[in-house]
Context: one part of a larger RNA
Parts: sequence; structure tokens; C1' cells
RNA sequence: GAUUGAACGCUGGCGGCAGGCCUAACACAUGCAAGUCGAGCGUGAAAGCACUUCGGUGUGAGUAGAGCGGCGGACGGGUGAGUAACGCGUAGAAAUCUACCUAGUAGUGGGGGACAACCUGGUGAAAACCAGGCUAAUACCGCAUACGUCCUACGGGAGAAAGCAGGGGACCUUCGGGCCUUGCGCUAUUAGAUGAGUCUGCGUUGGAUUAGCUAGUUGGUAGGGUAAAAGCCUACCAAGGCGACGAUCCAUAGCUGGUCUGAGAGGACGAUCAGCCACACUGGAACUGAGACACGGUCCAGACUCCUACGGGAGGCAGCAGUGGGGAAUAUUGCACAAUGGGCGAAAGCCUGAUGCAGCCAUGCCGCGUGUGUGAAGAAGGCUCUAGGGUUGUAAAGCACUUUCAAUUGGGAGGAAAAGUUAAAGGUUAAUAACCUUUAGCCUUGACGUUACCUUUAGAAGAAGCACCGGCUAACUCCGUGCCAGCAGCCACGGUAAUACGGAGGGUGCAAGCGUUAAUC
Repeated sequence: GAUUGAACGCUGGCGGCAGGCCUAACACAUGCAAGUCGAGCGUGAAAGCACUUCGGUGUGAGUAGAGCGGCGGACGGGUGAGUAACGCGUAGAAAUCUACCUAGUAGUGGGGGACAACCUGGUGAAAACCAGGCUAAUACCGCAUACGUCCUACGGGAGAAAGCAGGGGACCUUCGGGCCUUGCGCUAUUAGAUGAGUCUGCGUUGGAUUAGCUAGUUGGUAGGGUAAAAGCCUACCAAGGCGACGAUCCAUAGCUGGUCUGAGAGGACGAUCAGCCACACUGGAACUGAGACACGGUCCAGACUCCUACGGGAGGCAGCAGUGGGGAAUAUUGCACAAUGGGCGAAAGCCUGAUGCAGCCAUGCCGCGUGUGUGAAGAAGGCUCUAGGGUUGUAAAGCACUUUCAAUUGGGAGGAAAAGUUAAAGGUUAAUAACCUUUAGCCUUGACGUUACCUUUAGAAGAAGCACCGGCUAACUCCGUGCCAGCAGCCACGGUAAUACGGAGGGUGCAAGCGUUAAUC
């Protein structure tokens, strides 16, 4: 000099864009943060309103609500404790899986028995649970079939499926529909895309006051196991494997793109943003599933907190806010799904503390303002003086102007494209239905928001501080003090004329900031 996720002191007008627990991976009150689908399925209220013969009936409504079932809760969001490791980075490899999506091929026939919900009974303070009975399905299980597929001793053998919604001219009908057709599904399989798992070379902090380490250890055979190679696991056999090119041990640490500095080489760092990894009270385990050994799932153990009828139960903010605590120190228990994105759904839509915004903070960067011109009687006052003067100083006052920003009045974009609806054309079809695509018209959808921006009105009106002035280092005099009080980054200053302490006047430097402290180059 540059820089910072900074803090502290004094001061503080506005806006834009960013950033904001670096400490206790400490403990957490409260609310919200993952649901959705009735176009998979069977059920199914109540309040209210109307009528009433006072019994009820209709409507609300096949609505709300649970339940079975499907998809999603493995994404998104947080944190950096652990990890010196194929964890990360980079370059490669072969022995793998991949829901939803895309393209292709072949199918989607015929049956069965249950379990919730519900009803009845029971146990319990609660959490919850047990028994009996009824029932549906895109839930579950056989049978048939098998283009691909899998296994094979090449003879053969094994294995699927589910329907739902819209429309309809003939024909049939038990009047439910069949049948045809369109769309969405379902099954098997091939390929792609995407995502993931695995292996290897090289690189990746300090310590030798850590020199030896290792028995599933190193390799083989056989078996098991995995989606997949492999001591991944087991039995047997052999005795190997690593190490001064630093094994092992100890300490420290998430890694990277990058960030800061520097002419560069390098050094230091890894906040925000992005990629990867790891973790979710601590430790362990598996289940489900395409995918987890799963933050807001399950089970077990532990610590802690809470409820309890003492028998037993409930919980996990390193999600967003917020509280206590720790600390020099870090924000609102805000608004909205309008946009972008995600989940579910045919869609309308619902959910979304992701996200978009707003609030707080000079924490940083950038921009703007706090007036402009004129004005010598060089006013008054202050300070100083050799008492003449000098200086503050064109500074003020006065005169003439301007009105950015703030205040005030009114107007007012863009972020909005979709979706919906009407019509036309094309595709599909037996079809002028329906459905899909395109085009045109209409109708609307904004949290921010009293938005940005423009404009009206008024008036210099509302807006300057901080540090320093001995040398380094830009900037000097007076008074007070008298080795005292104090200053101080280094040299040093102060013991009676201190440009170095304190005050004043003046000056210098930065400026909505200025200094100090800490840290890095």
C1' cells in the first nucleotide's frame, strides 16, 4: 500500500447492488418447512337452511373426513462434526443398475381368495392394541399364452399384465352394458437419455523428540455373496504384503472451481455463488423401494427433556423465523406462490420458509447530495501581535439565482407468458362427436407496490464529521502544566518560554464516513 463474512470509539442525509453466528455439530418454547391423486377403490358425516302429521323428510352432498391403493417423502433446504481417504481434483478403465422420459417390437385372455375402512365386543389414564363379522380395487395370487428375454448338461425348461376416462352411427342387450374409436395407463423386451455404484495412474498439511507395521494380514483353490470386479465373506493351502521415494503412529484439516495479495514466481485463505463428499441428539441395525441403510421414516441401546392414573408413553431446528446460552460480534416468530423451479394430478388445481420479495444493520462496493454566482465597509466576534497590524476571510451578512435528493400532489410502465373460452385449419376416426396441434379473437391472473419512471407545490429550505499537525509524514502559534499530569507505531517528548502532554485559534488529510484493534499478502 492492498484486502476483510470483521469488531470497537466518535459521527451519520439519500439511493442502487451485494453480504450478514467465523464462537457452543450447545440446549430448544411456539408456528410453519411434503404432499398429492375421486379420471385406481369401497365407504361416508355434521352445522346451517326449508318443510313437518314433531316420528322425520329434503337440501347441504356423494361435499368434508378418515381408510385401501398409486406416485412423491433418496429431490429441494441446512451444517462442516468426522475424514489425510480413490474423500476430492485430474486422466483413464470394465465386471454393473437406472423409477419417471424418448424411440422401437410384441401383448393386455380367463379365474380366485383376502385385508383395511365400517359394524360388534374387549383392554388401557394415555399412546395405542386385541378378537369376531361384512366388503371394493390399477391391492394380492394362480391358470392360459411368450415376438424379444432368462437358465441350460443344448435334449429342454422358466417367467407377464389392469384397468380408467371422453365420444358414438349401425348391430346385440339381462338396459348395467357389449361393440367401435380416441386418450391415459399396464406387461415383456431392445436401444437411447439421465442419474448412480465400482476399479486404477498421478496430485493432495505438519511432525523421525513417531522406525518398524500387518493373521483376513498378502496370494491361490473351492464355495458363498452383490446390480456389479474383488478376502467382500467362509473353509483349506502357501508365507507373504507395506516401509527412509517415510510405512505405522500422533497432530491438524471437509476437497475443488476459486478468493486475497504480488510485476511475476510465490505466499495465505476455501464466507457468499457453483461442483463433489460427509453428517442429521450419540452409537448400531436393517426394512421398504428404481434409488436410502433414509434430517422433518422404522427398530434397538445410551444421554437429556416432557407427560403419567407409576403400569407405561412422547421428543430430536446442522430447514425458515424465533428463544436461552456462549461471544468482541452477525437480522423479522414478515408477505406471496404473481414469476422461476419442484412434487402429485388428464386438467382445473393443491402443496412448496425452494424461490421471488419486503423488514433490520454505513458490514462492504458504487453513485448522489449537504447549494450556485456575486459580494471588501476586508464588518462584528475569536486568535495573535513588535499595539502599527496580521489572520479567520469572499468566509459571513447582503444581492441575484437554482431545486438534484428528501418532503408533498397527481399520473404510471415492465416483470404476464400461460391457463380458460369462442371460431377456423390440419391430424386421428366409421364419424361433421370427442381428443391433439397451429392460428385468430375475447376474457382475465402481480407478493413486491403508495414499484421504477414522469409530474405538481414550496423553500436554501431538512442534510458534516473524524483523525492528525516533532521527524518518518501533508499540516504552527498562544495559554496551562512543570520528569507531574500525560503521550507513544519507531526514534523519542515532559525537570518553568513544550510546534511531541491538555485546551484554544489556525492548518493538513480523508469524507458519510474517519480513526483504532485484529488478521493475510